[in-house]
A computed fold for an 86-nucleotide RNA from Desulfobacter sp., annotated as c-di-GMP-I riboswitch aptamer. Taxonomically the source falls in Desulfobacter (Bacteria, Pseudomonadati, Thermodesulfobacteriota, Desulfobacterales). The prediction has a mean pLDDT of 81. It matches the Rfam family "c-di-GMP-I riboswitch aptamer". From the family's description: GEMM was predicted in a large-scale screen for bacterial structured RNA regulatory elements. The model forms 95% of the base pairs in the Rfam consensus. The sequence is in RNAcentral, with records from Ribocentre.

C1' cells in the first nucleotide's frame, strides 16, 4: 500500500431518563446519565420511519390526507477514519 476482523489495552462517542431552552409537532441542542457502539464520524442520495404548522377534502364541532419538517443509533450508497490482528 490493499485485505480483513475485534482478543487486550488506551482514547472517543453516548441509549432509556431527568432538567432548561427551541420547536405547531417529530424532534433537536445543554447539562446529568450510560444502554450500547469501529464507525453510534460526515452525508437526507434511494427506501423505511415519525409528525402534521400551513395547505386541499369534508363536515357543526371534529376527521382525513398532504413534507416543504425531522430521523444516519432503521437498511444501503457515497466521503472519510483510531488501535490492534495477519
Nucleotide at each position: 500500500a490493499a485485505c480483513a476482523u475485534g482478543a487486550a489495552a488506551a482514547a472517543g462517542c453516548a441509549a432509556a431518563c431527568u432538567u432548561a431552552c427551541u420547536g405547531a409537532a417529530a424532534a433537536g441542542u445543554a447539562a446529568g446519565g450510560a444502554c450500547g457502539c469501529a464507525a453510534a464520524a460526515c452525508u437526507a442520495u434511494g427506501g423505511g420511519u415519525c409528525u402534521a404548522a400551513g395547505a386541499c377534502u369534508u363536515u357543526c364541532a371534529g376527521a382525513g390526507u398532504u413534507a416543504a419538517g425531522a430521523c444516519u443509533g432503521c437498511c444501503a450508497g457515497g466521503u472519510u477514519g483510531c488501535c490492534g490482528g495477519a